[in-house]
RNA sequence: AGUCUGGAUAGCUGUGCAUAGGUCUGGACGAAAAGUCUGGACAGAUGUGCAGAGAUCUGGACAG
Numbered sequence: 001a002g003u004c005u006g007g008a009u010a011g012c013u014g015u016g017c018a019u020a021g022g023u024c025u026g027g028a029c030g031a032a033a034a035g036u037c038u039g040g041a042c043a044g045a046u047g048u049g050c051a052g053a054g055a056u057c058u059g060g061a062c063a064g
Base pairs, nucleotide, nucleotide: 002062003061004060005059006058007057008056009055012052013051014050015049016048017047018046019045022042023041024040025039026038027037028036029035
């Protein structure tokens, strides 16, 4: 060099949960513009749990 194994760190992918928003859209109230309430859809943000394959650093063992 190589093999096995422990620890640390920051990320990646998938997925669950929570929070505050965004866009579109249905309904109700309203004379109405407006406004208020409420259902649904979509793509993201932040935090966090779980799973997976890797990266970097580092301890130990085997071996030479």
RNA, 64 nucleotides, folded computationally. Its mean pLDDT, the model's own confidence on a scale to 100, is 76.